[in-house]
Molecule: TPP riboswitch aptamer (THI element)
Organism: uncultured Sphingomonadales bacterium
RNA sequence: CCUUCAUCCCCGGGGAGUCGGAUGACUGAGAGGCGGCGCUGAAAUGCCCGCGACCCGCUGAACCUGAUCCUGUUGACGCAGGCGGAGGGAGGGAGCGGACUUCACAA
Numbered sequence: 001c002c003u004u005c006a007u008c009c010c011c012g013g014g015g016a017g018u019c020g021g022a023u024g025a026c027u028g029a030g031a032g033g034c035g036g037c038g039c040u041g042a043a044a045u046g047c048c049c050g051c052g053a054c055c056c057g058c059u060g061a062a063c064c065u066g067a068u069c070c071u072g073u074u075g076a077c078g079c080a081g082g083c084g085g086a087g088g089g090a091g092g093g094a095g096c097g098g099a100c101u102u103c104a105c106a107a
């Protein structure tokens, strides 16, 4: 200097749907588990914050947008396919390996 294949460290991004209710059912890696005299409210199951599980970090289909989209299916739903490799989207360090250069020593 190149590389990021193996490894380690730290950091970051993300969603949590449908079925009237539900200990049950569906898809999925995951379908909101724990805490909060945090917000609204008559009442939290709603929202927010922190932690956790899980997935993903540019070789990026994790996830978001288009989208209250289109076709099909279903009891219902991002359930399947399309849209679509469309637009956006969260990474640094160490080290391994390879090449070159310089210096020292030896032959």
Stems, first nucleotide, its partner, number of pairs: 001098002004095001007094004011057004017026003033051004038047002063088003069082004